The prediction has a mean pLDDT of 84. Small-subunit ribosomal RNA from an uncultured prokaryote, 1528 nucleotides, folded computationally. It matches the Rfam family "Bacterial small subunit ribosomal RNA". Its family is annotated with ribosome and structural constituent of ribosome in the Gene Ontology.
[in-house]
RNA sequence: AGAGUUUGAUCCUGGCUCAGAUUGAACGCUGGCGGCAGGCCUAACACAUGCAAGUCGAGCGAGAAAGCACUUCGGUGUGAGUAGAGCGGCGGACGGGUGAGUAACGCGUAGGAAUUUGCCCAGUAGUGGGGGACAACAUGUGGAAACGCAUGCUAAUACCGCAUACGCCCUACGGGGGAAAGCAGGGGAUCUUCGGACCUUGCACUAUUGGAUGAGCCUAUGUCAGAUUAGCUAGUUGGUAGGGUAAUGGCCUACCAAGGCGACGAUCUGUAGCUGGUUUGAGAGGAUGAUCAGCCACACUGGGACUGAGACACGGCCCAGACUCCUACGGGAGGCAGCAGUGGGGAAUAUUGGACAAUGGGGGCAACCCUGAUCCAGCAAUACCGCGUGUGUGAAGAAGGCCUGCGGGUUGUAAAGCACUUUCAAUUGUGAAGAUUGGUUACUUGGUUAAUACCUUUGUAGCCUGACGUUAACUUUAGAAGAAGCACCGGCUAACUCAGUGCCAGCAGCCGCGGUAAUACUGAGGGUGCGAGCGUUAAUCGGAAUUACUGGGCGUAAAGCGCGCGUAGGCGGUUUGCUAAGUCAGAUGUGAAAGCCCCGGGCUCAACCUGGGAACUGCAUUUGAAACUGGUAAACUAGAGUUUGGUAGAGGGUGACGGAAUUCCAGGUGUAGCGGUGAAAUGCGUAGAUAUCUGGAGGAACAUCAGUGGCGAAGGCGGUUGCCUGGACCAAAACUGACGCUGAGGUGCGAAAGCGUGGGGAGCAAACAGGAUUAGAUACCCUGGUAGUCCACGCCGUAAACGAUGUCAACUAGCUGUUGGGAGGAUCUGCCUCUUAGUAGCGUAGCUAACGCGUUAAGUUCUCCGCCUGGGGAGUACGCCGGCAACGGUAAAACUCAAAGGAAUUGACGGGGACCCGCACAAGCGGUGGAGCAUGUGGUUUAAUUCGAUGCAACGCGAAGAACCUUACCUGCGCAUGACAUUGACAGAAUCCUGUAGAGAUACGGGAGUGCUGCUUCGGCCUGGAAAACAGGUGCUGCAUGGCUGUCGUCAGCUCGUGUCGUGAGAUGUUGGGUUAAGUCCCGCAACGAGCGCAACCCUUGUCCUUAGUUGCCAGCACGUAAUGGUGGGAACUCUAGGGAGACUGCCGGUGACAAACCGGAGGAAGGUGGGGAUGACGUCAAGUCAUCAUGGCCCUUACGGCCAGGGCUACACACGUGCUACAAUGGAUAGUACAGAGGGUCGCAAACUCGCGAGGGGGAGCUAAUCCCAGAAAGCCGGUCGUAGUCCGGAUUGGAGUCUGCAACUCGACUCCAUGAAGUCGGAAUCGCUAGUAAUCGUGGAUCAGCAUUGCCACGGUGAAUACGUUCCCGGGCCUUGUACACACCGCCCGUCACACCACGGGAGUGGGUUGCACCAGAAGUGGCUAGCUUAACCUUCGGGAGAGCGGUCACCACGGUGUGAUUCAUGACUGGGGUGAAGUCGUAACAAGGUAGCCCUAGGGGAACCUGCGGCUGGAUCACCUCCUU
Repeated sequence: AGAGUUUGAUCCUGGCUCAGAUUGAACGCUGGCGGCAGGCCUAACACAUGCAAGUCGAGCGAGAAAGCACUUCGGUGUGAGUAGAGCGGCGGACGGGUGAGUAACGCGUAGGAAUUUGCCCAGUAGUGGGGGACAACAUGUGGAAACGCAUGCUAAUACCGCAUACGCCCUACGGGGGAAAGCAGGGGAUCUUCGGACCUUGCACUAUUGGAUGAGCCUAUGUCAGAUUAGCUAGUUGGUAGGGUAAUGGCCUACCAAGGCGACGAUCUGUAGCUGGUUUGAGAGGAUGAUCAGCCACACUGGGACUGAGACACGGCCCAGACUCCUACGGGAGGCAGCAGUGGGGAAUAUUGGACAAUGGGGGCAACCCUGAUCCAGCAAUACCGCGUGUGUGAAGAAGGCCUGCGGGUUGUAAAGCACUUUCAAUUGUGAAGAUUGGUUACUUGGUUAAUACCUUUGUAGCCUGACGUUAACUUUAGAAGAAGCACCGGCUAACUCAGUGCCAGCAGCCGCGGUAAUACUGAGGGUGCGAGCGUUAAUCGGAAUUACUGGGCGUAAAGCGCGCGUAGGCGGUUUGCUAAGUCAGAUGUGAAAGCCCCGGGCUCAACCUGGGAACUGCAUUUGAAACUGGUAAACUAGAGUUUGGUAGAGGGUGACGGAAUUCCAGGUGUAGCGGUGAAAUGCGUAGAUAUCUGGAGGAACAUCAGUGGCGAAGGCGGUUGCCUGGACCAAAACUGACGCUGAGGUGCGAAAGCGUGGGGAGCAAACAGGAUUAGAUACCCUGGUAGUCCACGCCGUAAACGAUGUCAACUAGCUGUUGGGAGGAUCUGCCUCUUAGUAGCGUAGCUAACGCGUUAAGUUCUCCGCCUGGGGAGUACGCCGGCAACGGUAAAACUCAAAGGAAUUGACGGGGACCCGCACAAGCGGUGGAGCAUGUGGUUUAAUUCGAUGCAACGCGAAGAACCUUACCUGCGCAUGACAUUGACAGAAUCCUGUAGAGAUACGGGAGUGCUGCUUCGGCCUGGAAAACAGGUGCUGCAUGGCUGUCGUCAGCUCGUGUCGUGAGAUGUUGGGUUAAGUCCCGCAACGAGCGCAACCCUUGUCCUUAGUUGCCAGCACGUAAUGGUGGGAACUCUAGGGAGACUGCCGGUGACAAACCGGAGGAAGGUGGGGAUGACGUCAAGUCAUCAUGGCCCUUACGGCCAGGGCUACACACGUGCUACAAUGGAUAGUACAGAGGGUCGCAAACUCGCGAGGGGGAGCUAAUCCCAGAAAGCCGGUCGUAGUCCGGAUUGGAGUCUGCAACUCGACUCCAUGAAGUCGGAAUCGCUAGUAAUCGUGGAUCAGCAUUGCCACGGUGAAUACGUUCCCGGGCCUUGUACACACCGCCCGUCACACCACGGGAGUGGGUUGCACCAGAAGUGGCUAGCUUAACCUUCGGGAGAGCGGUCACCACGGUGUGAUUCAUGACUGGGGUGAAGUCGUAACAAGGUAGCCCUAGGGGAACCUGCGGCUGGAUCACCUCCUU
């Protein structure tokens, strides 16, 4: 410090997620030791049991028992003035616990004045003299108990008077008031009732002052969220008087006044103890408030006071309530949020331990006692820290595991082995420190004193005190001995293989893995990380600059209020003086300690502990400074405004007037249609329409001018004109003197639609009606048509109210146009220049994610306001406000997703555009679709009809040939190392002939033969049976693959290097202007080059030359024949097959840009690629093929393998494709006759001759082929015939007879002859091929093959046309451009209703709780007031009584409780509403392209649903045209 995730890719915006640190944690697996710290976060839920606050005999009276000893057995002594209880004092207000309440002077910080403070310290003054009671106790008595009651006795440091009063308190300043207590130690005189008095010391006591400490009170300031809480308050705010308190104060009461708080957030609601700190962070901040420390609050719940220095009191009291327990039913008792512990709750948190040894606290003179405070121990890896589980050596790189390409690799020096060490644990013993400033004894120093007592103090010596504790530490002994796991290994993120599984099981923090080759699941091997721990979960901060103070944004991503005016507030021009609030500097106080940080010290280190420092960024006080801000005083004119003179304008309001047009009415002319549409129909019209003319009525709107022109704040404003009125601009002077800017609330204006009342109503037109369209058409189109549109008055308050750009001000290059004003110049109507206010276009710097903006900023600064914080849910629900309503404003949450989005890029697509090409259309010729047949496919059937191919690009395709075989299918029979391969061993030659059974495979036999003929690397090659490894599979997966192939397409494209441009994806090049068959070439150009394609090179064909001359040829010469290159010979010609030539836009003319090229021409056999072929770029289609072959994986192994026989692949209601033959006279049949090319042939082609009507039979010459054979070419030509008919067309079908092949033609071959003679008379919608030697037509050959193709396929030649104006349209393709919400790429994406399931939420007759306001009732305990009903020790008394006190009664306040009525919140509720999410449901197709009616916004109506329509608005609309402007 970043990373992953939206996309095909990119940049940005933006959310989600991860890596880090932390924790009072929990859970899972594992677990050796020690130190140190922490340990109910939940039920402030309920608690059994024990302990947690007592102590003092030196305040007081009283005072046992057991035991022991003695005993006269009665008792006595001792125990013992002990225990226990009581009166009294001090302490139970500390210590300890908890965080329920509390949003508050509760807490923090800094101050303040009107207070108190037991014990403590210091000072001052005292402590005299009396009195009456009450407990205990005794007796009696009540009660189950708790606990009392009555009578009697008694002490005190208990209680009460009196005396005294320096100081103290009150006061009217005269005066008045108020105190005490003794106890203990010691003691020389003196006195004594022998108790003591008295003196002294110590403690205690009283009054008072000061201090210290603690506590109370007040102020300023800080301290969570909600405005869907906006008004709250009657003791409320203040005053006066009084009461009350320790003290101020409405704290309380009476009276008076009417205040007080609040947008700087009162009140209400929710939540919460606050702080030092802790945690995180670079910091600023955020979160948090366990342990430790400070403060507060609470003690079962609520209320109350008493005592006291201190409480309204955790282990006190009273009352009420709930709960629990005891009970004799009459009554009583209790409060663990003290320490342990129990139940419960919970994911979860410990022992009913030891000790007062230390530290501290209470009491005491002290010894001591008490102390669950505390110190220790126990439990659990809860956190942090430390240590160990060995060290060295050791390659045969052992065994085993895993992987493997079978060679090996890895685990791995790891182990074993060898040599060492012994921390920790175990064991043996020794053994600190925490303990002395303590206590006590003796001595000693000082103080006090009359004193050498006592007491106190200093020092020395001795003795005593340890829970922890079997302490720490040291030491002995033995031995590597007792001690390693957890998570992860797809990316983020360090670490990879195998097996299993097969969208299953599962994983997952995000992205995402898993559908048969999973580095992602599970296991294993290996590896990585950490290590007595490791992971997971939860939580906080960080990363997150995703709340932005530091440090963000708002044109299009979320985000500028529709626009003004203006209140509070915020901000504010120039100069000078004063001031000192802000600001800055210094000083002082404070900011507790602990913690953090720095420097030291102590535990062996560390954690931990400890000393010092720094820091605590704050607050307050004070001293200064005066630049800036503020305040104040005085001035200024540059901001702002006023006055004067002009200018332009659809600025606003109101009245009057005008013409054109539509419609209607009346009349005239006139006749059959009009109207409307893509085409129609509804509609109107012979009752006279439309058309046309004249006249009239009425309403609404104002063509042209008209313009990125004008005006206005915005909405908006358009005929002419009168009146009223707002603003702007220009020029030049004068005046005022900061008067300014913005603007939360507030207030006004505010298109269209809509609402109310009353008018008006021509046209248009939601709704509605009809007609069309359509599968439907609640739409688009048409005919009608009502609200409405118009006016007046009043509402509504919203729009894509947009420049999607808030307002004010300043600064920062230019150029061009235009509107209004002014100035200057000129050749003076027109032109030029300058300036100012608007309004447009382009553009520099700069900005921006990009697009773009660019002096009219989205640049650089500044002021104020508004708004945003992922998408959906939702601008919705609830609440409130406004409205007549429609609705508007404000405005959530649950839940759900990992995206949603902006700009730009490359493609693809468009019922977008431009250009170009192609038998694509058009122009032609011939077909298919109709018939019969052949063949393939689908379907059906079947035991099987084997399998594959399925739009173009499957369907006469694999199959260049299914009777058996093939054959993969079915039925049946039979085999088991197998029909076939390799390896080793054994036996045997191989081989040939033959019998029986069987459908055959096969089984059982008989006979001959007994090896070296051939090759040789001297092994063997061959056959058989047995046993293993293994064979075998046309079984599956073409979506695991190789190879091969089809297709776009023989289309002209597809890319790269370097450079340049862009943040980038990418672009450029490759676009543009021409041209071409072509990315072919030329020119231009931030490109320059290159590659694969194109073309050429190759084959063939067309012309010529040359070489060669048999089997081919024969001109000339010669021979010969009936005839024939038959023969000699020839090498000219044809031909054969080698080599060359030739064609290149080379030449001429024209066009073009002086180019490329095109057009025409010449020459030439051939002319612009001469014709044809081979040749197929990058890629697309998970295209086809596992059944050609090869191959991974899976599957079968007495079968899914192999053999055999028979059957099937040939079925047949039907549908489709491809063909053949036809329907006839351009023909059929018949007679005669002519001319090819290219092939094939020895398991063959087969001649002559011969037989048969024929298929064919016999025959066998010749030929291993330019020699022989197949082999007759046919159409054609030439005769005669048929005469338009189901025929002398057509040949299917069927009957009969044959031939050939073959073991075998039944299922199921081909051919021949005789007979038969079906459909069919040119083919609906639709559709195919072809541009020249082509179509059409005619025959010939070959492969396969025993046979089987007149029809398929491949090849060959013969005859041989027509047409192309042209590119509007259909199809396909190429290039450029444009839009896009598509990228699996339009066979895309995607919307809404309905149906089903689940989830959360709203409404809901209500129902049940919580909290709370108001009114009233009620009124325990208590306090205060009143009260003479009752009682009454101390004091007074005139002895009657009084004062005072208590009880009782009553009044006031008041807790619980009750009634009524509201508010608020939670839960629940039949039913209901929309929302979200779900598998592949239903209906349509609304949006994205011009999305097929451009879309969207506001509004209104309508409709199953998306939606449709009307009105107004926007461009965030494509395309075309025009206008204007700009650039070059």